[in-house]
RNA sequence: AGAGUCUGUAAAGUGAUCGCGGCUGCAAGUGUCGAAAGACCGCAGGUGAGGAAAGUCCGGGCUUCACAGGGCAGGAUGCCGGAUAACGUCCGGUGGGGGUGACCCCAAGGAAAGUGCAACAGAAAUAAACCGCUAGGCUUUGCCUGGUAAGGGUGGAAAGGCAGUGUAAGAGACUACCGCCCGUCUGGUAACAGGCGGGGCACAUGUAAACCCCAUUCGAAGCAAGACCGAAAAGGAGCGUUGACGUGGCCCGCCAGCUCCAGGUUGGUCGCUUGAGGUGAUUGGCGACAGUCAUCCUAGAUAGAUGAUCACUCUAGACAUAACCCGGCUCAUUUCAGGCUCUUUUG
Repeated sequence: AGAGUCUGUAAAGUGAUCGCGGCUGCAAGUGUCGAAAGACCGCAGGUGAGGAAAGUCCGGGCUUCACAGGGCAGGAUGCCGGAUAACGUCCGGUGGGGGUGACCCCAAGGAAAGUGCAACAGAAAUAAACCGCUAGGCUUUGCCUGGUAAGGGUGGAAAGGCAGUGUAAGAGACUACCGCCCGUCUGGUAACAGGCGGGGCACAUGUAAACCCCAUUCGAAGCAAGACCGAAAAGGAGCGUUGACGUGGCCCGCCAGCUCCAGGUUGGUCGCUUGAGGUGAUUGGCGACAGUCAUCCUAGAUAGAUGAUCACUCUAGACAUAACCCGGCUCAUUUCAGGCUCUUUUG
C1' cells in the first nucleotide's frame, strides 16, 4: 500500500420565524358543532416516527370463549450445557464441512423396530462375471470346461483402504498400519476425546429436507380483541333435547335455544401507552445475561399530526415513515471508527 474478515457508532448538525398533534397546569362561557353521547375554542410549559418503523416469519403480554379437562389427528423443534417471560432466538462448547488464514456454515436424535427408493449405465445395486488373469482339453491365430474378483470398464456408490507374504492366477487367505465391532480404563456436568485388550469383520452401501420410530412441546380466535354511552328498529320461515360452545374430530363437560332470510344502528368514549421500560454506575459470570443503587417519563393519530422558510457548517446525508405493546429473526441500505488475517514493497 492492497485485499479480506469481524465488531461497534451515527442516520446530517446548529440557530431563528411561522404552522400541526397530544400531555400537564391555569383560565373560560346560556361560546361553536351536534338529535344525543360527546368533541372543539385561550395562555404557559414539556414532548412528538426507525435501526430497521419493512416482511407478517417465530415467541409472548393483554382481551374474549370456558367450571377448562382427557386422548386422537395435525404442526413445530431435534448434538451437549446454559440464558430468557418464552421462542424455531441468543451464549458457550462438541462433532462435521469450507477457506492459506482471520473466520464462516450445518434441516447435527434413530438405518441393529419396520416399510420404501436408488433412474440410466453396468455382468451385477442386498451380491455378481463384460473385458482381463490363469489350469486343462480340442477340430488351434479360435472354441469348450473349470478357478478368480487383485487389474480394466459402467456408475454418485460395486465383496472395507493401503503395503507386503502367498498363489496356477488371485483374494483378510495371512501379516503390519488405518477403518469397523465388542469390552474396559482415564479426562470432562455432558455432547465427546484419548489409552489398552480382543475380534478377520459388518443382519453387507446410501437415503429419514422419504414414510416411520423416539424425546420435548402446542386450546381457539384476535385491538376490526373487547367494554361502555347515545340513537334507532321489524320481523318472517324451519328444527324441537334437534342443537350451539369448548372443536379439525371423539369422549366428557356446560348451556337452552339454534339455523336461514330480512330490517335498524355505520355516532361517540375507553382500550391507548409506566413498561418482562430507558439511561448511568457497580457486583457476579468466558459470555448470553442477572443482581444492587441512582436517575428519567421520551408519539398515541383515526382519512390519519413531525411541516414550511432563511442562514451557516461538513463525513454532502442512503434504505425508508408508528397505529395494542414487547423480545427476536430475515430482507434493503449509507457513514465513520477499531480489532484481526493474508499478499507485496521499503527500512
Molecule: Bacterial RNase P class A
Organism: Lachnospiraceae bacterium